[in-house]
RNA sequence: UGGGGCAAUCGGAUAGCCGCUCCAGGCGAGAGGAAAGUCCGGGCUUCACAGGGCAGGAUGCUUCCUAACGGGAAGUCCCGCGCCGCAAGGUGCGGGAGGAAAGUGCCACAGAAAACAUACCGCCCCGCACCAAAAGUGCGGGGUAAGGGUGAAAAGGCGAGGUAAGAGCUCACCGCCCUGAUGGCGACAUCAGGGGCACGGCAAACCCCAUCCGAAGCAAAACCAAGCAGCUCUGGUCGAGGUGGCCCGCCUCUUCGGGCCGUGAGUAACGGCCCGAACCGGAGCGGGUAGGUUGCACAGAACCCAGCAGUGAUGCUGGGACAAGAGAAAUGGCUAUCGAUAACAGAACCCGGCUUAUAGAUUGCCCCACAUU
Numbered sequence: 001u002g003g004g005g006c007a008a009u010c011g012g013a014u015a016g017c018c019g020c021u022c023c024a025g026g027c028g029a030g031a032g033g034a035a036a037g038u039c040c041g042g043g044c045u046u047c048a049c050a051g052g053g054c055a056g057g058a059u060g061c062u063u064c065c066u067a068a069c070g071g072g073a074a075g076u077c078c079c080g081c082g083c084c085g086c087a088a089g090g091u092g093c094g095g096g097a098g099g100a101a102a103g104u105g106c107c108a109c110a111g112a113a114a115a116c117a118u119a120c121c122g123c124c125c126c127g128c129a130c131c132a133a134a135a136g137u138g139c140g141g142g143g144u145a146a147g148g149g150u151g152a153a154a155a156g157g158c159g160a161g162g163u164a165a166g167a168g169c170u171c172a173c174c175g176c177c178c179u180g181a182u183g184g185c186g187a188c189a190u191c192a193g194g195g196g197c198a199c200g201g202c203a204a205a206c207c208c209c210a211u212c213c214g215a216a217g218c219a220a221a222a223c224c225a226a227g228c229a230g231c232u233c234u235g236g237u238c239g240a241g242g243u244g245g246c247c248c249g250c251c252u253c254u255u256c257g258g259g260c261c262g263u264g265a266g267u268a269a270c271g272g273c274c275c276g277a278a279c280c281g282g283a284g285c286g287g288g289u290a291g292g293u294u295g296c297a298c299a300g301a302a303c304c305c306a307g308c309a310g311u312g313a314u315g316c317u318g319g320g321a322c323a324a325g326a327g328a329a330a331u332g333g334c335u336a337u338c339g340a341u342a343a344c345a346g347a348a349c350c351c352g353g354c355u356u357a358u359a360g361a362u363u364g365c366c367c368c369a370c371a372u373u
Base pairs, nucleotide, nucleotide: 001369002368003367004366005365006364007363008362009361010360012338013337014336015335016334017333018332020030021029022028023026032344036355037354039353040352041351042350043349044217045216046215047214051248052247053246054245056213057212058211059210060209061075062074063073064072065071076097077096078095079094080093081092082091083090084089098208099207103206104205105202106201107200120148121147122144123143124142125141126140127139128138129137130136156174157173159171160170161169175197176195177194178193179192180191181190182189183188221294222293223292224291230285231284232283233282234281235280236279239253240252241251242250243249254278255277256276257275258274259273260272261271262270263269300322303320304319305318306317307316308315309314
C1' cells in the first nucleotide's frame, strides 16, 4: 500500500427560497438504526376475580442479570472444523444439552440376527459315508461373536494369557457403573477404592418430571353529545344466567292481581296448582349512531455524560437534556457550494429484546500478500 475478518460509530453536510403537519405561536419543532417482520416479553385497558381438579401451550446444562422474556452475561460438559504442539494438551469458531436402569412404541433397505439377541460365510470338535491311509469332500449333531459380509447402528475397546476353536473366561490399560474424599455457590472437575460390565439408538414418537402461563387487545377502553322502534321465543329454584377452554364447586335470580283446590268453624290464616300484568335476565331478528374529549406523546422499567461496585450482563449515585405525532394520516421540493449519480427503508398507544434488509465512510484490533528500511 492492497485485500479479508471482527467490533464500534455514522449513514449525506451547510445556506437560501417555496410548500406541508403540529401547538407552546417563533430566529419554534417535525422519521429510523432498523420506524420493518409482528417472532418473544412487559406496561396500560376491559371482561372476570372463594377454592379445587382436568385439559392445553411454552421452556428445559449451571449460576447470575432483568419489570419480564423463548432475551442477555459469565461458565460447565459433549461433538465438528481450524491453528499451535513430537505428544499430552492448549486455543479460536460453530453446533448441541432434563429423563431411554417409569411405561408404551419405532428402528426403512440390506442383513442370519435390530434388543428376552442372533449361526449366512468362516473357525473348531464328534459321528457316519467316499478313500488303502492321511489330507480332502459330502451328510448329520454340537460348540463359537475372534475373522468376513450387511447396515446409520451388530450387544464395551485394545493387547496378552487361555482354549479344540473361542469368549471379561482371566489379567493390564482405556471406557462404563457404584462408593468415598477433595475443590467449586453450581453445572462439574480431580483423586482413591470397589464391581467383569448390568444399561444399543430415537423424547423434533407418545410420554414422565420441573418451572411458568386467565382471555382479548388502543378498532383496548372511559366520558360527553346526538340518534332510534320495536318484535318473536324463553327462564325466574327438578330451571336460567355468571365464573370467555372444560368439570366440580361457588355466586345471582321476584312482586302484584284473579281463579280453583286442600287444611280450617270461617269470607281469617297457611299451603298447592293455573292464568294475567309488571320487573329482572337469556337467545334470535330488527332499528339508530360514522361526532367530540380523554387514552396519546405525559418526566420515564426510557436517553446522554461522569464516578463507584462487578470478570461481565447490569446495578447504585450525581449531573444534563427531553415540543414528531394523528385526519386515512404532515415530516417534502428546488437552487448554490462540498461530496461519490448516497444503501436499506417511512413513526400510528408505549417500552425491552430477537430476527431480517442495508451502498458507502471513519476508527480500533487481528490475519494474508507485496514493497521499503